A computed fold for a 530-nucleotide part of an RNA from an uncultured prokaryote, annotated as small-subunit ribosomal RNA, 5' domain. The RNAcentral record of the full RNA draws on ENA.
[in-house]
Context: one part of a larger RNA
RNA sequence: GAUUGAACGCUGGCGGCAUGCUUUACACAUGCAAGUCGAACGGAAACGAUAGUAGCUUGCUACUAGGCGUCGAGUGGCGGACGGGGGAGUAACAUAUCGGAACAUGUCCGGAAGUGGGGGGGAUAACAUAGCGAAAGUUACGCUAAUACCGCAUAUUCUCUGAGGAGGAAAGAUGGGGAUCUUCGGACCUGUCGCUCACGGAGUAGCCGAUAUCGGAUUAGCUAGUAGGAGGGGUAAAGGCCCACCUAGGCGACGAUCCGUAGCUGGUCUGAGAGGACGACCAGCCACACUGGGACUGAGACACGGCCCAGACUCCUACGGGAGGCAGCAGUGGGGAAUUUUGGACAAUGGGCGAAAGCCUGAUCCAGCCAUGCCGCGUGAAGGAUGAAGGCCCUCGGGUCGUAAACUUCUGUCGAGAGGGAAGAACGCGUGCGGGUGAAUAAUCCGUACGUCUGACGGUACCUCCAAAGGAAGCACCGGCUAACUCCGUGCCAGCAGCCGCGGUAAUACGGAGGGUGCAAGCGUUGUUC
Repeated sequence: GAUUGAACGCUGGCGGCAUGCUUUACACAUGCAAGUCGAACGGAAACGAUAGUAGCUUGCUACUAGGCGUCGAGUGGCGGACGGGGGAGUAACAUAUCGGAACAUGUCCGGAAGUGGGGGGGAUAACAUAGCGAAAGUUACGCUAAUACCGCAUAUUCUCUGAGGAGGAAAGAUGGGGAUCUUCGGACCUGUCGCUCACGGAGUAGCCGAUAUCGGAUUAGCUAGUAGGAGGGGUAAAGGCCCACCUAGGCGACGAUCCGUAGCUGGUCUGAGAGGACGACCAGCCACACUGGGACUGAGACACGGCCCAGACUCCUACGGGAGGCAGCAGUGGGGAAUUUUGGACAAUGGGCGAAAGCCUGAUCCAGCCAUGCCGCGUGAAGGAUGAAGGCCCUCGGGUCGUAAACUUCUGUCGAGAGGGAAGAACGCGUGCGGGUGAAUAAUCCGUACGUCUGACGGUACCUCCAAAGGAAGCACCGGCUAACUCCGUGCCAGCAGCCGCGGUAAUACGGAGGGUGCAAGCGUUGUUC
């Protein structure tokens, strides 16, 4: 000099864009952060509409009707493995780069076959009844549905095989409709969504190898599933991953083992570079979710807001027993030099579910707080010498603050007031037209035109008008390094100080004043790194 997720002191006008618990992976009150689908199912607690009945206070109340809009709880499906968080552990099972073969894959895409259009079955929740319990919850018996569950048949492909053979699947829902049939439910035709089985792709994930990746030798030897083999088990998959048997190996001064420290990278800071230091924010990967262990479900987890066990802690309890996990967003206590609101909205982008409308979304987009940083703007401009008053200095002549002020003439950024006022909106929905499928002019899908609807931010940005210089400058320093000097006070005192060093009666070094220098909404100090 540069730098910073900074802090502290003094000061502080505005805006834009960013950043904001670096410390206790300490403990957490409260609210919210993952739901959705009635076009899978039986149903109907609530709300609404309609119809009926009754009562009347004549527009309300009660009852009835799942027939309707819808829908609590429940069965079922998909999603809760993404998104969000902090970095404890980890020195290699990680990460980065380059390669590899023995693998899996829900949703998505491609093209093939099947189902719907073969045929059956038994349950169970909800519910009802009866109980137990303080609660959390739970028991018995009875009833019922499905895209829930289980068989039979079939098998282009698929798996196993001793090549003969054996094994293995499925589910329906909904919109519309002219004939025909009908038990009046529908069958049937057709559109859309779904289901099953293999194949291929995309993307994603798992595995293996090479190289690189901090310090300590005051850590020199380490290792029995250890190193390898043929066999078996296990896995989606290679493999001591695991097991029985056999061999006796394997690693190490090119640093094994042990100890300490640490998430890794793209990058960031600095530097002419080489290098050094770091890994906040943003992005990729990893590991973790009160501590330790375990599996279940599932395409995917050994699962942050799932389950089980153990432990510590907290809470409830009728003392028998139960409940919980903010390293999600806010917020609280604590720790600390130190770090924000218990805000708004799903309008946009993205995600989950859904045929869709839509619902959910503390992801996200915004707003709030803080000069924490970067950038921009302003605090006025021009003229103005009797060089005013006043301050300070003085050799008492004067010098300086100083064109500075006053005064004159202007301007109007920002701020105040008033008025206007966006883009961010695409979609969706309705109607018309064209096209695809279709027997169809129906329905549905695609395209297009017109209309209509949707904004948290926000009456914000921006623009215009209006008045008025009016509301807006500090901080540090002035002995040398190092830009900037005099007076007074003090008298080795009080004090200063980054280094050298100042101060003991003329201190440019302490304190004050005047003046000056440097930066400026900041300035200085302290800490960090180069």

Rfam family: Bacterial small subunit ribosomal RNA. Gene Ontology terms of the family: structural constituent of ribosome and ribosome.